[in-house]
RNA sequence: UGUUGAUAAUAGCAAACUUAUUGAAAAAUAAGGACGCAAAGAUAUGGGUCUAAGGUAGAAAACUACUAUGAUUGCCAGUUUACCAAA
Numbered sequence: 001u002g003u004u005g006a007u008a009a010u011a012g013c014a015a016a017c018u019u020a021u022u023g024a025a026a027a028a029u030a031a032g033g034a035c036g037c038a039a040a041g042a043u044a045u046g047g048g049u050c051u052a053a054g055g056u057a058g059a060a061a062a063c064u065a066c067u068a069u070g071a072u073u074g075c076c077a078g079u080u081u082a083c084c085a086a087a
Stems, first nucleotide, its partner, number of pairs: 004085002012037002017032006035074001041080003045077003048072003054067005
């Protein structure tokens, strides 16, 4: 340095759920809380998934369908940075 990841050490993150706030929603943020995580650090670039305010189409209307410019990196991959070091 590369690969790999200990029943090692030091630190770190925080699912569900609850409360508050924001949002049309998906969801996000904060506090509590720990299911898990060796990149569960960063990045929506590719695929996947969720939502459908606005838009488009249909309808007498109620409403229905499609649509991301919204969201998710704790769905997978890519890119990028990083702690420890037993074998």